[in-house]
Context: one part of a larger RNA
RNA sequence: CUUUGGCUAAGGAACUCGGCAAAAUAGCCCCGUAACUUCGGGAUAAGGGGUGCCCACUGUAGGUGAAGGUCCUGCGACCGGAGCUGAAGUGGGCCACAGUAAAGAGGCGGUGACGACUGUUUACUAAAAACACAGGGCUCUGCAAAGUCGCAAGACGACGUAUAGGGUCUGACGCCUGCCCGGUGCCGGACGGUUAAGGGGAUUGGUCAUUCUGGUUCGCCAGGAGAAGCUCAGAACCGAAGCCCCGGUAAACGGCGGCCGUAACUAUAACGGUCCUAAGGUAGCGAAAUUCCUUGUCGGGUAAGUUCCGACCUGCAUGAAAGGCGUAACGAUUGCCGCGCUGUCUCGGCCAAAUGCUCA
Numbered sequence: 001c002u003u004u005g006g007c008u009a010a011g012g013a014a015c016u017c018g019g020c021a022a023a024a025u026a027g028c029c030c031c032g033u034a035a036c037u038u039c040g041g042g043a044u045a046a047g048g049g050g051u052g053c054c055c056a057c058u059g060u061a062g063g064u065g066a067a068g069g070u071c072c073u074g075c076g077a078c079c080g081g082a083g084c085u086g087a088a089g090u091g092g093g094c095c096a097c098a099g100u101a102a103a104g105a106g107g108c109g110g111u112g113a114c115g116a117c118u119g120u121u122u123a124c125u126a127a128a129a130a131c132a133c134a135g136g137g138c139u140c141u142g143c144a145a146a147g148u149c150g151c152a153a154g155a156c157g158a159c160g161u162a163u164a165g166g167g168u169c170u171g172a173c174g175c176c177u178g179c180c181c182g183g184u185g186c187c188g189g190a191c192g193g194u195u196a197a198g199g200g201g202a203u204u205g206g207u208c209a210u211u212c213u214g215g216u217u218c219g220c221c222a223g224g225a226g227a228a229g230c231u232c233a234g235a236a237c238c239g240a241a242g243c244c245c246c247g248g249u250a251a252a253c254g255g256c257g258g259c260c261g262u263a264a265c266u267a268u269a270a271c272g273g274u275c276c277u278a279a280g281g282u283a284g285c286g287a288a289a290u291u292c293c294u295u296g297u298c299g300g301g302u303a304a305g306u307u308c309c310g311a312c313c314u315g316c317a318u319g320a321a322a323g324g325c326g327u328a329a330c331g332a333u334u335g336c337c338g339c340g341c342u343g344u345c346u347c348g349g350c351c352a353a354a355u356g357c358u359c360a
Stems, first nucleotide, its partner, number of pairs: 002354007010346002014344001019341001027051005036041001038172001052094006062085003068079004095099001107339007114331002119131002135170007147156003173326004178256003183253002185249005192244003198238002203233001205231003210225006257275005284318001285315001296312005
């Protein structure tokens, strides 16, 4: 020096990304306790006081309940009070700096964000605002259910039966959840269009008995036509679902405009015009876990505030179950502020123990 502890004048977060770490608080009893609230809570809120030992009331109040007795015959009832145990309060006294004398034992408050909550999670860098959750919705499923595993047998679902089971989204509670069905999906429909295998066979090709023409060394050769059969190809026409088509459906996937003008200061535009669209974002909220410009502007807090809180709205690029906005309680979550407290710091110092190091 390092590590782990103890103490520290004055100051008290000036440290630092950040009070990280440390300090502080602490038990029990009494008094007292705000906003807000789902009336349960918040709450040990906060903030105060007491706390040892001895004496007296007093071995008191209380607890337990023996012997004995009465009634009685049940391991009964009543009376009885011995013994044991034993607070609290009041008054008085004693000692110390200090009495939950050591040890163990909440720091507190204010205001935001997110998530309702208790829970769950990345075994070995993440415990969270992520997952789950009661509650809400949509949808499938009538039982040999839907769905799932398996080639099958079979099994789960379920020895359940729509107040049940599966899928999916949302996520307590309160107030709510707007418009668009043009696209995609799903559901329903069925006149017409399209359409497979298959049916159907018009027609065509190949082969070939035979036959015709020419040549001939009579063995045959070359060329043409060609029945039946076999065979290749094959039009019209008849052919379902699907698709096209017609409707429905958004707590299905999803989507939710632009330009120009206008009011007697200015500014702004309730109003008008026009283009496009399936429809042009409603209620809310809004520089936000979303705001680029941006440290937006104003207000608050500070001597001074890119963070924070309250507003404004010009929402680059909010918005309603990928839920919107609130919300008591809760949180080893996260932002900001204050009180207390401190070696975090100004800025160091001293002490102890254990390594290390130096010397012997």
Model confidence (mean pLDDT): 88 of 100. This is a predicted structure of a 360-nucleotide part of an RNA (large-subunit ribosomal RNA, domain IV) from a Thermodesulfobacteriota bacterium. The full RNA is in RNAcentral, with records from ENA. The organism belongs to Thermodesulfobacteriota, within Bacteria.